Predicted 3D model of a 143-nucleotide RNA (c-di-AMP riboswitch aptamer (ydaO/yuaA leader)) from Micromonospora endophytica. The sequence was found by an Rfam model in a public genome assembly. Lineage of the source: Bacteria > Bacillati > Actinomycetota > Micromonosporales > Micromonospora.

RNA sequence: CGCGCCGACCCGCUCAAUCGUGAUCUCACGAACCGGGGACCCACUGCAUUACCUGGGGUGAAUCCGCGAGCCACCACUCGCGGUAGGGCGAUCUUCCCGCCCGAAUCCGUCAGCUAACCCGGUCGGCGGCGUCGGAAGGAGUU
Numbered sequence: 001c002g003c004g005c006c007g008a009c010c011c012g013c014u015c016a017a018u019c020g021u022g023a024u025c026u027c028a029c030g031a032a033c034c035g036g037g038g039a040c041c042c043a044c045u046g047c048a049u050u051a052c053c054u055g056g057g058g059u060g061a062a063u064c065c066g067c068g069a070g071c072c073a074c075c076a077c078u079c080g081c082g083g084u085a086g087g088g089c090g091a092u093c094u095u096c097c098c099g100c101c102c103g104a105a106u107c108c109g110u111c112a113g114c115u116a117a118c119c120c121g122g123u124c125g126g127c128g129g130c131g132u133c134g135g136a137a138g139g140a141g142u143u
Base pairs, nucleotide, nucleotide: 003128004127005126006125011030012029017024018023019022032123033122034121035120036119037118042113055111056108057107058106059105064083065082066081067080068079069078070077086102087101088100089099090098092139093138094137095136096135097134
């Protein structure tokens, strides 16, 4: 290098362009995957009293709890420790066991339940590794 992992983030074909005689790669086109908005129906919806507080929603596994601090009128926020809903990997697939990890971040902007038709958007980025490949059972495929 080949190869492998997270994730929707992948291919096909490729005017031009570059190097060079065959490759790389771009617009456009095709295909695939993903996300959001958006009807009927369904869901949500009631009454009375008192006090206090102030939004709501999306992508994603990434929620929630306890303790100790910072800040603070309160709420909230930040940091540290420990757990946790949930999630990933261990080289065909499924299950079990075992082991190692993650449990973030960010966007919309007062507004959105589901949702056919329809409308809009994304296809970035970040890692491992040069292997005597964790074990068991079953299946599929290939030879």